RNA sequence: GCAGCAGGACGGUCCAGUCGCUGGCCGACGUAUAGAGCGGCGAGAGGAAAGUCCGGGCAACACAGAGCACCAUACUUUCUAACGGAAAGCUGUCGGUGACGGCAGAGUAGCGUGACAGAAAACGACCGCCCGAGGGGCAUUGGCCGCUUCGGGUAAGGGUGAAAAGGCGAGGUAAGAGCUCACCGGAUUCCGCAGCAAUGCGGGAUGCCGCACGUCUUAUGGGUUGCAAGGCCAAGUAUACCGGCAUUUAAGGGCUGCUCGUCCAUUGCCGGGGGGUAGGCUGCUGGAGCACGUUGGUGACAACGCUGCGUAGAUAAAUGACUGACCGUCGCGUCAACCCCUUCCUGUUUCGAGGCAAGGGAAGUGACGGCGAUGACAUAACCCGGCUUAUAGUCCUGCUGCUUUC
Repeated sequence: GCAGCAGGACGGUCCAGUCGCUGGCCGACGUAUAGAGCGGCGAGAGGAAAGUCCGGGCAACACAGAGCACCAUACUUUCUAACGGAAAGCUGUCGGUGACGGCAGAGUAGCGUGACAGAAAACGACCGCCCGAGGGGCAUUGGCCGCUUCGGGUAAGGGUGAAAAGGCGAGGUAAGAGCUCACCGGAUUCCGCAGCAAUGCGGGAUGCCGCACGUCUUAUGGGUUGCAAGGCCAAGUAUACCGGCAUUUAAGGGCUGCUCGUCCAUUGCCGGGGGGUAGGCUGCUGGAGCACGUUGGUGACAACGCUGCGUAGAUAAAUGACUGACCGUCGCGUCAACCCCUUCCUGUUUCGAGGCAAGGGAAGUGACGGCGAUGACAUAACCCGGCUUAUAGUCCUGCUGCUUUC
């Protein structure tokens, strides 16, 4: 220098002007501490505000205790308010030359499944190999077989598959086989050492020797609903209920044998009135807060500082638009310091090399108060901690590989 790996920070400008939007304070107007409008002042989105996936705070409701079911999680240790998150590690496997990255990881007693292919997917005989019996053929008295049928043994060899019954050699055998033995690989288990642990290393024992997924088992956690939670105030209209007045006996009930009367009821008006609707207030933004420093820790993180900082709270949803300047990026142009080419010079046996010489060039680096274009992803909605996903461009730190020079 080029290409990468891991981690982190920023992500247009506390720029100027004009016009707006949201909410706050002040002033004037005003009887008013009400409301609308007016003037002034200062404030007003993010690293993910997103997806709404996980956890918590907060709130309402539910809740003796225990079990079952259901859901989630599952190597180890730690961090945390908590987590299915994070940190540091462990084991296996895959990718990369490497820095490093991806995936998986409780238990396995029982049960189930494993397409296609293949004889067989753990109750493995298709070919092959071997034994026995019968037949046939050839031989002819020992028997033999490029033949055939039946019964049996065999996991060495072949072929199928994602996966084939640990590997390999010797013994053994009719042929074979952990059947036996040596070595190697794995599993389980015991001891020692290291480690908090997962686990690693060393030694011993057991011939114990397929894998994957599911079911199942075990352990731990989980009450439900979400700020449209919840609390308060409450117009108009209708109205439960209460009081007053009036009304028809047209229908009704009680007192009564009947009539009147009276009470209830009916209907209307007036007043009171609870619940509820529109609407308003609250919840609402200062909190597991941020930054910096010191200390502890490999780290996530924690403790401390009489350290510093800090008004977004809208509700169909404000935080914007235009002009100019600057900044970044991209393209074009100009220049020619580096650079590239040629010549010349120095030096050298030559090559390599050097030059503050000359001429030319414009691929790259660089410069330009030259021109043009452009500014990612995305907009809070109760608040936090995470995860996931999107993101133009810029910067920083550590590390890896290749290359060049000393």

A computed fold for a 406-nucleotide RNA from a Porphyromonadaceae bacterium, annotated as Bacterial RNase P class A. Of the family's consensus pairs, 94% are formed in the model. Model confidence (mean pLDDT): 75 of 100. Rfam family: Bacterial RNase P class A. Rfam classes the family as a ribozyme. About the family: Ribonuclease P (RNase P) is a ubiquitous endoribonuclease, found in archaea, bacteria and eukarya as well as chloroplasts and mitochondria. The gene name in the source record is rnpB. The same sequence occurs in records of 2 taxa.